[in-house]
RNA sequence: UACUUAUCAAGAAAGGCGGAGGGAAUGGCCCUGUGAAGCCUUAGCAACCAUCUAAUUUAAUACUUAGAAAUGGUGCUAAUUCCAUCCCGGAUUAAUCUGGGGUAGUUAAGUC
Numbered sequence: 001u002a003c004u005u006a007u008c009a010a011g012a013a014a015g016g017c018g019g020a021g022g023g024a025a026u027g028g029c030c031c032u033g034u035g036a037a038g039c040c041u042u043a044g045c046a047a048c049c050a051u052c053u054a055a056u057u058u059a060a061u062a063c064u065u066a067g068a069a070a071u072g073g074u075g076c077u078a079a080u081u082c083c084a085u086c087c088c089g090g091a092u093u094a095a096u097c098u099g100g101g102g103u104a105g106u107u108a109a110g111u112c
Stems, first nucleotide, its partner, number of pairs: 002111005008105001013042005021031003025085004043077003048073003051068005081104001086101006
């Protein structure tokens, strides 16, 4: 990098360095010198994996299901993944509102 499975309506910020950009892409709409990105420190959120318990089952401490905890491995800490983008609908004269699916993306675990 690619693929597979799961995941995305909740949650959680201060300081230092730094200096103008950032929110994946496009459009919109936002954030930003009352200091963007990035790096560092500390704090926090969550509970994917590891861990532990119970049930089920088994050749098996494997798989599966439920739960606990927050020690370790990641992740995250503006706005629903900020909204829309492609397809199929519903309400409305329309503007507009709205349901379902897909694509893309995020994160985790796994495979080559």
This is a predicted structure of a 112-nucleotide RNA (SAM riboswitch aptamer (S box leader)) from Pedobacter sp. UBA5917. Rfam family: SAM riboswitch aptamer (S box leader). From the family's description: The SAM riboswitch is found upstream of a number of genes which code for proteins involved in methionine or cysteine biosynthesis in Gram-positive bacteria. The sequence was found by an Rfam model in a public genome assembly.